Background
This is a predicted structure of a 461-nucleotide part of an RNA (small-subunit ribosomal RNA, 3' major domain) from a Candidatus Peregrinibacteria bacterium. Rfam family: Bacterial small subunit ribosomal RNA. Taxonomically the source falls in Candidatus Peregrinibacteriota (Bacteria, Bacteria candidate phyla).
Context: one part of a larger RNA
């Protein structure tokens, strides 16, 4: 000057505390340990790994792994040579692939040639998801959206180094005022960006209509602007008018110097090092889906504030041409004929919980729905290993979870359904998004946790 302290003071946040709901106990789903195996590819491992990368593991993808192959190579540029491309077709094979037969003459140029492809040699390279994130670039998390960190000159000190930034007040804020050997100013803070909320104006397709509503576009609106208390005649506090919104208006984006030799060489580029008939490279089956156990993060329930049966309302965001698919038919259904309509404010995907009525009566059940048997549909060369649904049969654990723990302060939490990206099909309960229905509870800082400022002790740097 730092850092530590079970020192000390203000001071802050879903950090305690008041609440509501789960997590730890069932059962499944999904990740990871460990163990297994030929392989069960790698990587992330407190917080900051574990429904992370992976926004789709049946071939592919795939890096593992076994058998089968290829060695200038699957893929880039150069040399020679032949051949246009291209196509059909026999035989051997699991397939790659190897060994043959045949069609075929194209474009520019007069012609020599030459452009695109394909084949063959031979080297010069090519390849590498091989190491090393502790050589590195880029991108990330994390403290933390926390208010921090810094510099010019000046002053002060023998020097490190100190002021400035402290102190009095305020603030979400080094935010603003006051004061002062400082006195400017940089990166952060706020703004200045997007959205939502009102309200004009314009415009009006496909919005049911010259109005609304509703979509786009521009604009307006909010500044402590104004009253009245406190304050220092000051930042600002408290309280009110008027307002669609009042003190940051709600959400988003934004993420200072730096810290963890933090994460990625497998996303991508890169040095170096290793490999070159192989660590390259094709292809077939398998594995990444293994199961005595342990972790993480979810779905689903354990019921009556529910469960079953009928009629029966009302959203948004999205996304359709190898696609969305209505209406009508079959079929218990999953879907299957069939095809209007739509490149979409036009057609179509298109809700549920809510509420009405009836039932069922406390019970391992009309709860729960795992597990397993059986007929079925789909997608696709191909569902054993290892896919999704659908009917019917079975009908397992679970009666609210031990010590611990986690989210949440409002259109939140907490229920409910729908869309999407990946995607042929789906292992989707995951991720990101839409609305619908909608609480409690805190006016408090003693204590946990993690920060912030100042102070103080120190055998630590």
């Nucleotide at each position: 000057a730092g850092a530590c302290g079970g020192g000390a003071g203000c001071c802050c946040a879903c950090a305690c505390a008041a609440g509501c709901g789960g997590a730890g106990g069932a059962g499944c789903a999904u990740c990871u340990g460990g163990u297994u195996u030929a392989a069960u590819u790698c990587g992330a491992u407190a917080a900051c790994a574990a429904a992370c990368g992976g926004g789709a593991a049946a071939c592919c993808u795939u890096a593992c792994c076994a058998g089968g192959g290829u060695u200038u190579g699957a893929c880039a540029u150069c040399u020679a040579g032949a051949g246009a491309a291209u196509u059909u077709u026999g035989c051997c094979g699991a397939a790659a692939g190897g060994c043959g037969a045949g069609a075929g003459u194209g474009c520019c140029g007069c012609a020599a040639g030459g452009a695109a492809c394909u084949c063959u040699a031979a080297g010069a390279c090519a390849g590498g998801u091989g190491g090393u994130g502790c050589a590195u670039g880029g991108u990330u998390g994390u403290c933390g959206u926390c208010a921090g960190c810094u510099c010019g000159u000046g002053c002060c000190u023998u020097g490190a180094g100190g002021u400035g930034u402290u102190c009095g007040g305020u603030u979400a804020a080094g935010u603003c005022c006051g004061u002062c050997a400082a006195c400017g100013a940089g990166c952060g803070c706020a703004a200045c960006c997007c959205u939502c909320g009102u309200c004009c104006u314009g415009u009006g397709u496909u919005g049911a209509a010259u109005a609304u509503u509703c979509a786009c576009a521009g604009g307006a609106g909010a500044c402590u602007g104004c009253c009245c208390c406190g304050g220092c005649c000051a930042a600002c506090g408290g309280g009110g008018a008027g307002g669609a919104a009042g003190g940051u208006g709600g959400g988003g984006a934004u993420g200072a110097c730096g810290u963890c030799a933090a994460a990625u060489c497998a996303g991508c580029a890169u040095g170096c090092c290793c490999u070159u008939u192989a660590u390259a490279c094709c292809c077939u089956g398998g594995g990444c889906u293994a199961c005595a156990c342990a972790g993480g993060u979810g779905c689903u329930a354990c019921a009556a504030u529910g469960g079953u049966u009928a009629a029966u309302a009302u959203a948004a965001u999205g996304g359709g041409a190898a696609g969305c698919a209505a209406u009508a038919g079959a079929g218990u259904a999953a879907u299957c004929u069939g095809g209007a309509g739509c490149a979409a404010a036009u057609c179509c995907c298109c809700a549920a919980a809510a509420g009405u009525a009836a039932u069922c009566u406390a019970a391992g059940u009309u709860c729960g729905g795992a597990u397993u048997g059986a007929g079925g549909g789909c997608u696709g060369c191909a569902a054993c290993u290892c896919g999704c649904c659908c009917u019917c049969a079975u009908g397992a654990a679970g009666c609210u979870g031990g010590a611990u723990u986690c989210g949440c302060u409002a259109g939140u939490a907490a229920a409910c359904g729908c869309g999407u990206a990946u995607c042929a099909u789906c292992c989707a309960c995951g991720g990101c998004g839409c609305g619908u229905u909608g609480a409690a509870u805190a006016u408090g800082u003693u204590c946990c946790u993690g920060g912030g400022c100042u102070u103080u002790g120190u055998a630590c740097u």